A computed fold for a 71-nucleotide RNA from a Candidatus Komeilibacteria bacterium, annotated as transfer RNA. The RNAcentral record of the sequence draws on ENA. RNAcentral records the identical sequence in 7 taxa. Taxonomically the source falls in Candidatus Komeiliibacteriota (Bacteria, Bacteria candidate phyla).
RNA sequence: GCGGGUAUGGUUCAAUGGUAGAACAUUUGGUUGCCAAUCAAAUGACCCGGGUUCGAUUCCCGGUACCCGCA
Numbered sequence: 001g002c003g004g005g006u007a008u009g010g011u012u013c014a015a016u017g018g019u020a021g022a023a024c025a026u027u028u029g030g031u032u033g034c035c036a037a038u039c040a041a042a043u044g045a046c047c048c049g050g051g052u053u054c055g056a057u058u059c060c061c062g063g064u065a066c067c068c069g070c071a
Base pairs, nucleotide, nucleotide: 001070002069003068004067005066006065007064010024011023012022013021018054026042027041028040029039030038047063048062049061050060051059
């Protein structure tokens, strides 16, 4: 330099052109004589810019970061 892949809560992962979910973590409450465990609830995210579309996290283009391969 060329090609391919990935980017989603604090962490690990889903999902889909129409309200973005789970687990763990955090906080609060219940339970307990206290803690742990357990139960319930809450908080919190689509890498960035542009385009298409009534509507984009999803499709298209460009960029950034990381990974893999070729040279």